[in-house]
RNA sequence: GCAUGGGUGGUUCAGUUGUAAAAUGCUCGCCUGCCACGCGGGCGGCCCGGGUUCGAUUCCCGGCUGAUGCU
Numbered sequence: 001g002c003a004u005g006g007g008u009g010g011u012u013c014a015g016u017u018g019u020a021a022a023a024u025g026c027u028c029g030c031c032u033g034c035c036a037c038g039c040g041g042g043c044g045g046c047c048c049g050g051g052u053u054c055g056a057u058u059c060c061c062g063g064c065u066g067a068u069g070c071u
Stems, first nucleotide, its partner, number of pairs: 001070004006065002010024003018054001025043006047063005
């Protein structure tokens, strides 16, 4: 330099256009003589800019970033 496939809470990840799911984490409560386990509530996210669309995490273009392969 070229190609391919990624970027979603603190972490691991799902989501092929219509309120973004789960686990873990943090926090509060219940339980317990205390802790742990268990149960319930709450907190916390779509890499950036533009385009298409009534509507974009999703489709298109550019950028950034890191992964793999080739040179």
The prediction has a mean pLDDT of 82. The RNA shown here (transfer RNA) has 71 nucleotides and comes from Cordylochernes scorpioides. It matches the Rfam family "tRNA". By type it is a transfer RNA.